[in-house]
Molecule: SAM riboswitch aptamer (S box leader)
Organism: Nocardioides islandensis
RNA sequence: UGCUCAUCGAGAGGGACUGAGGGAACGGCCCUGAGACGUCCCGGCAACCGGAUGCAACAACACGGUGCCAAUUCCGGCCCGCGGCGAGAGUCGCCACGGGGAAGAUGAGGG
Repeated sequence: UGCUCAUCGAGAGGGACUGAGGGAACGGCCCUGAGACGUCCCGGCAACCGGAUGCAACAACACGGUGCCAAUUCCGGCCCGCGGCGAGAGUCGCCACGGGGAAGAUGAGGG
């Protein structure tokens, strides 16, 4: 760097340093000098992989490898369905809901 599979409505923050941006991109909407992002320390959440436990399905353990700790992946875009509102001319706009996709994240595997 690209491929395959699984999951993504749950869960979990304090301190120190620094000092203006951040939530992947775009649009929206949010967070943020009452200190964001980042780094470090400590704490926590979580069974994806290993391991150990229970005979097994499966449950359960944070020991090891990752991951994570604002908002559903914060929401949306593309397609389908269903409904509401407003225009009015054979459709259009806006809004809500359901399903799928795209993109992304994390893990496992293999190239």